[in-house]
Context: one part of a larger RNA
RNA sequence: GAAUGAACGCUGGCGGCGUGCUUAACACAUGCAAGUCGCACGAGAACUCUCCUGCUUGCAGGAGAUAGUAAAGUGGCGCACGGGUGAGUAACGCGUGGGUAAUCUACCCUCGAAUCGGGGAUAACAUUGCGAAAGCGAUGCUAAUACCGGAUGAUAUCUUAGAGACUCCGGUUUUUAAGAUCAAAGGUGGCCUCUACAUGUAAGCUACUGUUCGAGGAUGAGCCCGCGUACCAUUAGCUUGUUGGUAGGGUAACGGCCUACCAAGGCAACGAUGGUUAGCUGGUCUGAGAGGAUGAUCAGCCACACUGGAACUGGUACACGGUCCAGACUCCUACGGGAGGCAGCAGUGAGGAAUUUUGCGCAAUGGGGGAAACCCUGACGCAGCAACGCCGCGUGAGUGAUGAAGGCUUUCGGGUCGUAAAGCUCUGUCAAGUGGGAAGAACCUGUUCUUUGCCAAUACCAAAGAGCACUGACGGUACCACUGAAGGAAGCACCGGCUAACUCCGUGCCAGCAGCCGCGGUAAUACGGAGGGUGCAAGCGUUAUUC
Numbered sequence: 001g002a003a004u005g006a007a008c009g010c011u012g013g014c015g016g017c018g019u020g021c022u023u024a025a026c027a028c029a030u031g032c033a034a035g036u037c038g039c040a041c042g043a044g045a046a047c048u049c050u051c052c053u054g055c056u057u058g059c060a061g062g063a064g065a066u067a068g069u070a071a072a073g074u075g076g077c078g079c080a081c082g083g084g085u086g087a088g089u090a091a092c093g094c095g096u097g098g099g100u101a102a103u104c105u106a107c108c109c110u111c112g113a114a115u116c117g118g119g120g121a122u123a124a125c126a127u128u129g130c131g132a133a134a135g136c137g138a139u140g141c142u143a144a145u146a147c148c149g150g151a152u153g154a155u156a157u158c159u160u161a162g163a164g165a166c167u168c169c170g171g172u173u174u175u176u177a178a179g180a181u182c183a184a185a186g187g188u189g190g191c192c193u194c195u196a197c198a199u200g201u202a203a204g205c206u207a208c209u210g211u212u213c214g215a216g217g218a219u220g221a222g223c224c225c226g227c228g229u230a231c232c233a234u235u236a237g238c239u240u241g242u243u244g245g246u247a248g249g250g251u252a253a254c255g256g257c258c259u260a261c262c263a264a265g266g267c268a269a270c271g272a273u274g275g276u277u278a279g280c281u282g283g284u285c286u287g288a289g290a291g292g293a294u295g296a297u298c299a300g301c302c303a304c305a306c307u308g309g310a311a312c313u314g315g316u317a318c319a320c321g322g323u324c325c326a327g328a329c330u331c332c333u334a335c336g337g338g339a340g341g342c343a344g345c346a347g348u349g350a351g352g353a354a355u356u357u358u359g360c361g362c363a364a365u366g367g368g369g370g371a372a373a374c375c376c377u378g379a380c381g382c383a384g385c386a387a388c389g390c391c392g393c394g395u396g397a398g399u400g401a402u403g404a405a406g407g408c409u410u411u412c413g414g415g416u417c418g419u420a421a422a423g424c425u426c427u428g429u430c431a432a433g434u435g436g437g438a439a440g441a442a443c444c445u446g447u448u449c450u451u452u453g454c455c456a457a458u459a460c461c462a463a464a465g466a467g468c469a470c471u472g473a474c475g476g477u478a479c480c481a482c483u484g485a486a487g488g489a490a491g492c493a494c495c496g497g498c499u500a501a502c503u504c505c506g507u508g509c510c511a512g513c514a515g516c517c518g519c520g521g522u523a524a525u526a527c528g529g530a531g532g533g534u535g536c537a538a539g540c541g542u543u544a545u546u547c
Stems, first nucleotide, its partner, number of pairs: 001547004006543005013393006019386002021351001026349003030346003035077003040074002048065008084304003093229008103221002108217008116150001118148002125140006156181011186209006195202003230276003237267003242264008279301004283294004306327005329340004357383001359382003365379001366377004396426004406417004430488001432483005440474001445469009491536005496517003502531005512519002
């Protein structure tokens, strides 16, 4: 000199864009942060209003609307994403480059084939039991795209036999024949062309969507390997599932991953083992560079979710707002037993030099569910607080010498603050007030029209296009115009040398200053005050840290 997620002191006008617990991975009150689907399924209220009946005159009963709505239940998909934190980890964790002929991949896209025919339950519900509660049973009824057999089935898997191609000689792949094994679920809209009753509906047909099997793609993931990845040798030996083999188990998959048996190996001065510290990277800061330091925000990967362990479900978890067990802590209790997990967003206490609102909205972007309308979304978009940072703007401009008054100083002549002020002439940024007032919105959807496809069809449905309608948290914000008015807006540090900037007074080795040298003991440009000056400026200094 540059820099910071900074803090502290003094000071503080506005705006834009960013950033904001670096400490206790300490404990958490309260609210919200993951739901959705009635086009999978069975069932289904109430408040209130209207009408009717009975009469005991304000009660009882019934019907309709509310409403096939709310709430609950079965089932499906999601909850493994998004969001947080950096405790652990010196490691194939990360970075980079490869391998997988050792693997998986729900939803999505393309293609091929199919979607036949049955069964038994169970929640909800009703009755009932236990319990303070959390909750747990018993009996009876019922549905499904829930569950379970059966049929069919191949280009799928396996076995056997044969042939070809490639080969890293381990295998891979193509093809032929035979055998074995394995599947499914319906829903919604429309229509009578064909059949039946002859109104129209049902079987049926048709459209969309779903389901099953297979192939390919896309995406995501698992595993393996080369190289790189902090300090200590005042850590020199470490290792028994250890190193390898055979066989088996297990996994989506290779493998001591696990087990049995066999062998005695494996690593290490090119640093094993042990210890300390630490998430890694793109990057960031600095530097001419080489390098050094660092890893906040943003992005990629990893790990974790009160502490430790375990599996279940599922395409994927050994799962932050799931389950089970143990532990610590907190809370409820009828003492028998239960409930909880902010390192999500706000917020509280504590710790600390120190870090924000218990805000608004799903309008946009994105995500989950749904055919859709739509619902959910503390992701996100915004607003609030903080000079915490960067950037921009302003605090006026011109003129003005009786060089005013006043301060300071003086060699008493003067000098200086100083064109500075006043005065005169202007301007109108920001702030203030008044009026107008956005872009961010286009999809989706509804409706009208046109075209195409499907079809028996001018229904319906699907696809494309055009018109109209609907939707803004921010926000009456940005921005624009007008009004009046110099009016509301400057401080901080320093002035001995380094280092730009000097005099007076006070003090008298005292009080004090100080980054280094050093200053102060009676004329201190170094302490304190004043005048003046220098530097930066809505900031300026100090402290801490890095280069």

RNAcentral holds the full RNA, with entries from SILVA. A computed fold for a 547-nucleotide part of an RNA from a metagenome, annotated as small-subunit ribosomal RNA, 5' domain. Its Rfam family is "Bacterial small subunit ribosomal RNA". Rfam 15.1 lists 42,628 matches to the family in 10,626 species. Rfam links the family to the GO terms structural constituent of ribosome and ribosome. The coordinates come from a structure-prediction model, not an experiment, and the mean pLDDT is 82.